Background
Bacterial RNase P class A from an Ectothiorhodospiraceae bacterium, 353 nucleotides, folded computationally. Taxonomically the source falls in Ectothiorhodospiraceae (Bacteria, Pseudomonadati, Pseudomonadota, Chromatiales).
[in-house]
This record gives sequence, C1' cells and structure tokens, in this order.
RNA sequence: GGAGUCGGCCGGACAGUCGCUGCGCCUUCGGGCGUGGAGGAAAGUCCGGGCUCCGCAGGGCAGGGUGCCAGGUAACGCCUGGGAGGCGCGAGCCUACGGAAAGUGCCACAGAAAACAGACCGCCUUAGCGUCCUGAUCAUGACGCCGGUAAGGGUGAAAAGGUGCGGUAAGAGCGCACCGCGCGGGUGGCAACACGCCGCGGCACGGUAAACCCCACCCGGAGCAAGACCAAAUAGGGGAGCAUUGGUGUGGCCCGCACUGCUCCCGGGUAGGUCGCUAGAGGCGCACGGUGACGUGCGUCCCAGAUGACUGACUGUCCCCGACAGAACCCGGCUUACAGGCCGACUCCCGCC
Repeated sequence: GGAGUCGGCCGGACAGUCGCUGCGCCUUCGGGCGUGGAGGAAAGUCCGGGCUCCGCAGGGCAGGGUGCCAGGUAACGCCUGGGAGGCGCGAGCCUACGGAAAGUGCCACAGAAAACAGACCGCCUUAGCGUCCUGAUCAUGACGCCGGUAAGGGUGAAAAGGUGCGGUAAGAGCGCACCGCGCGGGUGGCAACACGCCGCGGCACGGUAAACCCCACCCGGAGCAAGACCAAAUAGGGGAGCAUUGGUGUGGCCCGCACUGCUCCCGGGUAGGUCGCUAGAGGCGCACGGUGACGUGCGUCCCAGAUGACUGACUGUCCCCGACAGAACCCGGCUUACAGGCCGACUCCCGCC
C1' cells in the first nucleotide's frame, strides 16, 4: 500500500422567528412564563415475560413448540462459553446438531438390482453334461448347457467398508496388516465429547424424521378496544306509596282478566368522563466477582405519554448537502430497512528498511 474478518458508535450542526403538545406556576380566563417533547430500528408483530380479566385440587388425553452440552436470565425459539460436523490459506463464518436394530411410509430418472439384495457387460470353467477338432481313445483347446463370482466396466444423489499382500479356476473379510466401524472397559472433562490407551467382534442390516412416528423438556385462554371507577338524557326492569266509584280493551251486561295514571326509591347498562399511563427486570458512572453472557454493591439522574392523536415550518451561516423511518400499556430479544461516516482489534498478500 492492497484485500478482508470481527466488534462498537454517529445518523447534519449552530442561531433566530412563528407554531403544536404533556406538566408546573400565574392569570384580567383571552392568555402568559418556565420546563420536557420519538428511534436504532419507534417497523414486522415473529418469540419470551410483566400487568389485567376469565378459568383452574392434582394428573392425564388432544394440540402446539423446542431439540449437542454447560451456563446466563423474570423468561425465551434469545445470549455467552464449549463440543461435533462443514466452509475459508487465515482472521473467522455457518449448522432444526435427539432417535433410522420400536413400527410404518417414501427413494423420481437412469440402472441388472434402490433394500429379508441383485447379475446387463465382463471374469472363471475346479466338479458334471453335450458338440467339434482326431484314423481312434485320452489329454489339451474352442463353443454351449448347468454353474461360480462380485475384482473390473456401466447407471445413479446413494450400489452392502477402503488400500495392500496372500489366496483362488476366477473371485470374495476368505485369511492377514494398516485405516475405518461397532461393542465393552480405562483415562481426561460437570457434560456434550475426546484419546497415536486396552480388549473383543471380520464387520452387523443404504438414505430420508423442516415424512408419519418415538423419546425428553416446555406451554391454561384472552388481551390496554385488557380491566377498574364515576355516570346523564331517552327507553325498559324491580319495589314502595297514592288514586281505585278512574280510563281503555274483551263483552249485550255483571264478575273476572289484560293494559294503563301520579310521586319516590333501587340496581343494570349506553353516551360522556376519570384511572390504568409511564419511576422502570430504568439510564449513566465506579468498584468487585466471572473467560464471557451476566451478577452484586455504592453513587448519581428523571428521560414523550397523546386519544382526530403534538414533536413541524421558515430564515441565516457552515459542511461531506443528510438514508431507513414516526411511540400508543410496558420491558427483554429476534428479524427486516438504512445515504454517508467514525473508532478499535485481528488476518492474508505485496513492497521497503
């Protein structure tokens, strides 16, 4: 100098003017003054929790989720550390990473065969049979039958361990050595797991569980339009009192039955209003413990809270001319979007000293 990896941060600045809005104070009720006023994602609403109401002895079924190990946390599908596998020269990155000898299903095309294996080409002809070669017989040889084989070729994403030596008619874990695999033990580690430790077994039966399924663990439902309180008008409900020789209907009439008047009280609910509502698993700093996520202690700060819903507009100066984007109960995560820029640690390559 170039190329990269990981982590963290910023997200126009300053001044003035006019507005909007929460709170406090003042007010002549018109307003005035002071002070606060979006984000790293406020987003998607995908997980987890707080809070609220409903349900609930406990357990199970169904359903859903999670899925290497250990730790962190209020909790998690998040985070940290570690293991294993894969990618990269490397810094580093990625992984739904339990179980396929519990059972079931599926494995296109190609291929002989796709799972209690199979034989297309090839290789072999030891044993058996036939034909030919011969003057004849036997042998050898050639071909065929019956067979053997799974080395080699070919198909496929995948073909029943790999390499070598021996062995054989040709072959084959058929035998052996090494590698790989399985089982049992040992050692190290909390564990996942590791081992160029020991023994046994020629080797054992493909893949697929983001296929059904099995195993382990977790999960009650609904959500701030949750929910709580105050509470009109109108209509309706219940009760008490008054009127009862009332009225209307039924009916020819009487009794009866139904409806109906006035006053007061009660409770439910609607409109409307208030609370929930922002001081919190809170921010910052320091110390200590821990590899770390994080925890503990001390100090310090108060940092939107609306409900037609504010946080904007204009002007001036400067610069690299400004991206994605706007809280609605709160918090922890994840994911996605993002102009441009800054800082730190590390890796690889080239050059120079």